[in-house]
Model confidence (mean pLDDT): 82 of 100. SAM riboswitch aptamer (S box leader) from an uncultured Saprospiraceae bacterium, 104 nucleotides, folded computationally.

RNA sequence: AUUUUAUAAAGAAGAGUGGAGAGAACAGGCUCUAUGAAACUCUGGCAACCUUACAGCUUUUGUAGUGGUGCCACAUCCUGCCAAUUUUUUUGGAAAAAUAAAAU
Numbered sequence: 001a002u003u004u005u006a007u008a009a010a011g012a013a014g015a016g017u018g019g020a021g022a023g024a025a026c027a028g029g030c031u032c033u034a035u036g037a038a039a040c041u042c043u044g045g046c047a048a049c050c051u052u053a054c055a056g057c058u059u060u061u062g063u064a065g066u067g068g069u070g071c072c073a074c075a076u077c078c079u080g081c082c083a084a085u086u087u088u089u090u091u092g093g094a095a096a097a098a099u100a101a102a103a104u
Base pairs, nucleotide, nucleotide: 001104002103003102004101005100006099007098013043014042015041016040017039021032022031023030026080027079028078029077044072045071046070049068050067052064053063054062055061076096081093082092083091084090
């Protein structure tokens, strides 16, 4: 990097450096941001995909959170395509992107 499978309205922030953007890309909307964006570092935390320990069990489930990731504004911030509903909304799905695990 590609493929497959799984997940998503839950959850969890302080400090330092930095100095103008940010919320994946494009478009529209909405929002965050000099009361300091992105990025990096440290500390803390959340979660439980893999792992580990324990308990139960023979399918795997529960508890913990050892190690590997991930994450800590806004539904994956919302919409874009399709279908239903309906007359402008609502609902569902897809696509795309993200993360994990496995394979190549």